[in-house]
RNA sequence: CCAUACCAACCGGGGAGGUAGCGGAUCCCUGUACCUGAAAUCCGCUAUAGCAGGGGUGGAUCCCUUUUUUGAGGGAGAAACUUUUACGAAUGGAGUUGCAUCCCUUGUGUUGAGGAAUGGGUCUUGCGCAAUCGGGCAUCGUGAACCAUGUCAGGUGGGGGACCAAGCAGCAUUAAGCGGUUACCCCGAUGUGCCGCGAGGGCGCCUGUUCUGAGCAAGGGGCGUAAAGAUCGCGUGGAAGCGACUUUCGAUCUUAAGGUGUAUGG
Numbered sequence: 001c002c003a004u005a006c007c008a009a010c011c012g013g014g015g016a017g018g019u020a021g022c023g024g025a026u027c028c029c030u031g032u033a034c035c036u037g038a039a040a041u042c043c044g045c046u047a048u049a050g051c052a053g054g055g056g057u058g059g060a061u062c063c064c065u066u067u068u069u070u071g072a073g074g075g076a077g078a079a080a081c082u083u084u085u086a087c088g089a090a091u092g093g094a095g096u097u098g099c100a101u102c103c104c105u106u107g108u109g110u111u112g113a114g115g116a117a118u119g120g121g122u123c124u125u126g127c128g129c130a131a132u133c134g135g136g137c138a139u140c141g142u143g144a145a146c147c148a149u150g151u152c153a154g155g156u157g158g159g160g161g162a163c164c165a166a167g168c169a170g171c172a173u174u175a176a177g178c179g180g181u182u183a184c185c186c187c188g189a190u191g192u193g194c195c196g197c198g199a200g201g202g203c204g205c206c207u208g209u210u211c212u213g214a215g216c217a218a219g220g221g222g223c224g225u226a227a228a229g230a231u232c233g234c235g236u237g238g239a240a241g242c243g244a245c246u247u248u249c250g251a252u253c254u255u256a257a258g259g260u261g262u263a264u265g266g
Stems, first nucleotide, its partner, number of pairs: 001266006009057003012030005020046005034054004063259004073249005081241008093232002096227004101222008114212009123200006129193002131190006138181005148173004156165003
């Protein structure tokens, strides 16, 4: 140095999550990396940290250690910003309201602004009148088998007789009742009235008259001042989103150096 057999080692890795921890299983990244079985109601293991079975490579460009470069992706923190939510009110801002003052515009005003005085209405109460409604009175019609009245044919009863008595039907009248009318009159009532009279009250509104005689009203803006409150803004917290930046793990790519057997035969 070569050949054969064998041992170690390798045939993917990483992040999150989970776990006392490690690995698998789950999700994500890298990108090509042997197969099979069980495993979330979890499975296997213990710092040399998956288990069981099979297959391949095998002492090296491929395994191991250190180092250089690139760096997917994940985790942690986080300024600023946006949205939302709770609370707050300082000699303060915007906005709101009041007052004061100035300016502008429009309208109105000697055919009388504004102000003052006075009368009436609107309001309350009493009376009256009217209207409407109901009832009464009045009046008309109807209205009783007998138990209403009058007259009572016929018939009945009494009497020697003259005559007397009761009395149905009919006719007439009427009571209660029923129905209509109700001009006038009486009583009562009212979601009634461009009605009348009296009393009270009031100064808000409408309106008449008188006096005075030049302003008055509205809108907008500026300056000032006061107040309330929390709409905006502001301040202090909470939450969510986004996230400069910092930090951590890190697949992959890449550089350099070093390390790693046993046996037999030639």
This is a predicted structure of a 266-nucleotide RNA (Bacterial large signal recognition particle RNA).
The coordinates come from a structure-prediction model, not an experiment, and the mean pLDDT is 75.
It matches the Rfam family "Bacterial large signal recognition particle RNA". The family's RNA type in Rfam is non-coding RNA gene. The family is grouped with related families in Rfam's "SRP clan".